[in-house]
RNA sequence: GCCGGCGUAGCUCACUUGGUUAGAGCGACGGUCUCAUAAUCCGUAGGUAGCAGGUUCGAGUCCUGCCGCCGGCACCA
Numbered sequence: 001g002c003c004g005g006c007g008u009a010g011c012u013c014a015c016u017u018g019g020u021u022a023g024a025g026c027g028a029c030g031g032u033c034u035c036a037u038a039a040u041c042c043g044u045a046g047g048u049a050g051c052a053g054g055u056u057c058g059a060g061u062c063c064u065g066c067c068g069c070c071g072g073c074a075c076c077a
Stems, first nucleotide, its partner, number of pairs: 001073007010026004019057001028044004050066005
């Protein structure tokens, strides 16, 4: 340099053919319970869906460019 895959909550991941409020588990915080702690149970918060554009009535989902990570190939005097 070329090709492919991936990027969604603090972490790990969902979200079938585009469809109206983007979720789960763990973690955090508060409560419950206990003499107390942990566990249990209940609840709350937490998101520019990598960034910027485009298409569309409508985009996490499709298209383009860029950034980052992973893998393969090529080059290497």